RNAcentral holds the full RNA, with entries from SILVA. Predicted 3D model of a 481-nucleotide part of an RNA (small-subunit ribosomal RNA, 5' domain) from a metagenome. The coordinates come from a structure-prediction model, not an experiment, and the mean pLDDT is 87.
Context: one part of a larger RNA
RNA sequence: GGAUGAACGCUGGCGGCGUGCCUAAUGCAUGCAAGUCGGACGAGGUAGGGGUAACUCUACCUAGUGGCAGACGGGUGAGUAACGCGUAAGUACCUACCGCUGGGUAAGGAAUAACUCCGGGAAACCGGGGCUAAUACCAGAUACGCUCGAGAGAGGAAAGCCGCAAGGUGCCCGGCUAGGGGCUUGCGUCCCAUCAGCUAGUUGGUGAGGUAAUGGCUCACCAAGGCGGAGACGGGUAGCUGGUCUGAGAGAUGAUCAGCCACACGGGGACUGAGACACGGCCCCGACUCCUACGGGAGGCAGCAGCAAGGGAUCUUGCGCAAUGGGCGAAAGCCUGACGCAGCGACGCCGCGUGGGGGAAGAAGGCCUUCGGGUUGUAAACCUCUUUUGCUAGGGGCGAGGAAGGACGGUACCUAGCGAAUAAGCCUCGGCUAACUACGUGCCAGCAGCCGCGGUAAGACGUAGGAGGCUAGCGUUAUCC
Numbered sequence: 001g002g003a004u005g006a007a008c009g010c011u012g013g014c015g016g017c018g019u020g021c022c023u024a025a026u027g028c029a030u031g032c033a034a035g036u037c038g039g040a041c042g043a044g045g046u047a048g049g050g051g052u053a054a055c056u057c058u059a060c061c062u063a064g065u066g067g068c069a070g071a072c073g074g075g076u077g078a079g080u081a082a083c084g085c086g087u088a089a090g091u092a093c094c095u096a097c098c099g100c101u102g103g104g105u106a107a108g109g110a111a112u113a114a115c116u117c118c119g120g121g122a123a124a125c126c127g128g129g130g131c132u133a134a135u136a137c138c139a140g141a142u143a144c145g146c147u148c149g150a151g152a153g154a155g156g157a158a159a160g161c162c163g164c165a166a167g168g169u170g171c172c173c174g175g176c177u178a179g180g181g182g183c184u185u186g187c188g189u190c191c192c193a194u195c196a197g198c199u200a201g202u203u204g205g206u207g208a209g210g211u212a213a214u215g216g217c218u219c220a221c222c223a224a225g226g227c228g229g230a231g232a233c234g235g236g237u238a239g240c241u242g243g244u245c246u247g248a249g250a251g252a253u254g255a256u257c258a259g260c261c262a263c264a265c266g267g268g269g270a271c272u273g274a275g276a277c278a279c280g281g282c283c284c285c286g287a288c289u290c291c292u293a294c295g296g297g298a299g300g301c302a303g304c305a306g307c308a309a310g311g312g313a314u315c316u317u318g319c320g321c322a323a324u325g326g327g328c329g330a331a332a333g334c335c336u337g338a339c340g341c342a343g344c345g346a347c348g349c350c351g352c353g354u355g356g357g358g359g360a361a362g363a364a365g366g367c368c369u370u371c372g373g374g375u376u377g378u379a380a381a382c383c384u385c386u387u388u389u390g391c392u393a394g395g396g397g398c399g400a401g402g403a404a405g406g407a408c409g410g411u412a413c414c415u416a417g418c419g420a421a422u423a424a425g426c427c428u429c430g431g432c433u434a435a436c437u438a439c440g441u442g443c444c445a446g447c448a449g450c451c452g453c454g455g456u457a458a459g460a461c462g463u464a465g466g467a468g469g470c471u472a473g474c475g476u477u478a479u480c481c
Base pairs, nucleotide, nucleotide: 001481002480003479004478006477007476008475009474010473013352014351015350016349017348018347019345020344021310026308027307028306030305031304032303035068036067037066040065041064043062044061045060046059047058048057049056050055075263076262077261084189085188086187087186088185089184090183091182093181094180095179099176100175101174102173103172104171105170108138109137115130116129117128118127119126120125146155147154148153160169161168162167190236191235192234197227198226199225202224203223204222205221206220207219208218209217239260240259241258242257243253244252245251265286266285267284268283269282288299289298290297291296316342318341319340320339324338325336326335327334328333355385356384357383358382365376366375367374368373390418391417392416393415394414395413399408425470426469427468428467429466430451431450432449436465437464438463439462440461446453447452
């Protein structure tokens, strides 16, 4: 000098774009953050219509069964020195939904929630009897392709719904593709040797189990190996990268944005599923908090806001699904604290303003003075001009595709009117380093980045006048180059 997710002091007019718990991965009140489908299914309700009635039709709503989604999106950086990440390569593997393509969708059964009856419980909820449907479940039929097998052969599937119809959309078994993922390998990836030896599933083999799949992943048996001064093992520290900062390079760093990983109160486990060992799912143990009728239950903000605590320090319990994107749905649409916006903070960058011109050998006041004057200083007053900004009033978007639909917002922007009006500070002035005098103080009070100033004329302390620098900022502190 540059830089910062900054903080602190003084000061503070506006706008745009960014950005904002770096500390306690501490604990959390409250609300919201993942649902959707009635065109899979039975039932109930509301409104309306038909019918004497049983019943039936239409529209809407819904708890339940069922399907898809909840593995994405969002958060955090605790752990991890590791094939975790980066890069390059490999394959023994998987892939819901979408796309392309081959074949099929014939014919049956038994249940169960809802509902109803009874019972238990303070509650959370639970038990028993009875009825019922399906794209829920099961058996058997068929099998181009599929799986197993050397072969013969064996095994193995389905579901309907909407529509007057044409037809549409599903469902099952294969193949291909796209995108996604699993696994393996070469190379790279911090400090300590005051860590020098480490290792028993350890290293390899055979066989088996397990997995989507390779593998000591697991197990039985067999062998005795494997790693290490090119740093094993141990300890410390740390998410990694694209990037970011600085610089000639070396270096430092990993906020925001993007990719990968890991985690979701601490630890462990599996279930479901194409996918999880699953943030707002389940079970167990533990700590903590809450409810309780003391028998027993409930909970997990490292989602968005917000609270407490910690801290030098970090925001609104806002608006909207209008846009972009996501889930579900045939669609209408519903949901979406993702997102789009607004709010707060000079936290940063950028832009603008606080007026322009004229105006005295130069007012007053202040300060200095050799008392002549000098300086503040064209500065002010005064004359004149302008209106960015501000205020008032009127108009008023793009973003929306194809008619309608805009949270932002009556905002941006445009026009008119008013009036210099609404708007300047901070640091420094001994040398480094740009800018000097007076007074006060008297090794005191104080300053200070280094050298050093202050003990009676201090350009170094304090105040004033003046000056220098930067400017809605200016200084200080911290950290990196």